[in-house]
RNA sequence: CGGAGCGAGGGCGAUGGAGUCCGCCUGAACCGCCCCCGGGGCUGAUGACUCCUACUUCGGU
Numbered sequence: 001c002g003g004a005g006c007g008a009g010g011g012c013g014a015u016g017g018a019g020u021c022c023g024c025c026u027g028a029a030c031c032g033c034c035c036c037c038g039g040g041g042c043u044g045a046u047g048a049c050u051c052c053u054a055c056u057u058c059g060g061u
Stems, first nucleotide, its partner, number of pairs: 009026005016052006032042004
């Protein structure tokens, strides 16, 4: 100086915020699905659970 492993710290899990848990990454993890694919169409604010916000549908005042 370089490489590998472990730990810590940090980051990430298709659109916002918080908590808990789970998983992944350490220069990667991650960047939804379908079709006639240089274009067109569809679902969901979660990785999962709970709550808030936004959006959508129905009903009441």
The prediction has a mean pLDDT of 80. The RNA shown here (Fluoride riboswitch aptamer (crcB RNA motif)) has 61 nucleotides and comes from an Acidobacteriota bacterium. Of the family's consensus pairs, 100% are formed in the model. Its Rfam family is "Fluoride riboswitch aptamer (crcB RNA motif)". The literature on the family includes a 2012 paper in Science by Baker et al., "Widespread genetic switches and toxicity resistance proteins for fluoride".